Predicted 3D model of a 73-nucleotide RNA (transfer RNA) from Candidatus Giovannonibacteria bacterium RIFCSPHIGHO2_01_FULL_45_24. The sequence is in RNAcentral, with records from ENA. Model confidence (mean pLDDT): 83 of 100. Taxonomically the source falls in Candidatus Giovannoniibacteriota (Bacteria, Bacteria candidate phyla).
RNA sequence: GGCUGGGUAGCUCAGUUGGCAGAGCGGAGGACUCAUAAGCCUCAGGUCGUGGGUUCAAUCCCCACCCCAGCCA
Numbered sequence: 001g002g003c004u005g006g007g008u009a010g011c012u013c014a015g016u017u018g019g020c021a022g023a024g025c026g027g028a029g030g031a032c033u034c035a036u037a038a039g040c041c042u043c044a045g046g047u048c049g050u051g052g053g054u055u056c057a058a059u060c061c062c063c064a065c066c067c068c069a070g071c072c073a
Base pairs, nucleotide, nucleotide: 001072002071003070004069005068006067007066010025011024012023013022019056027043028042029041030040049065050064051063052062053061
């Protein structure tokens, strides 16, 4: 330098061939208990890597760039 895959919540990852952004773990609160743990209920937490484009509407489609991993040279 070229190719492929990936970047979404604090962590691990889903997601939709465009129409309200999710799960588990973790965090906070509650109820239960003599008390704790487990289990139960509720809640918070997101510029969906960055910048453009297409569209009524983009996490999703197109372009460029950045970062990570692998392969080739």
About this RNA: The same sequence occurs in records of 2 taxa. Its Rfam family is "tRNA".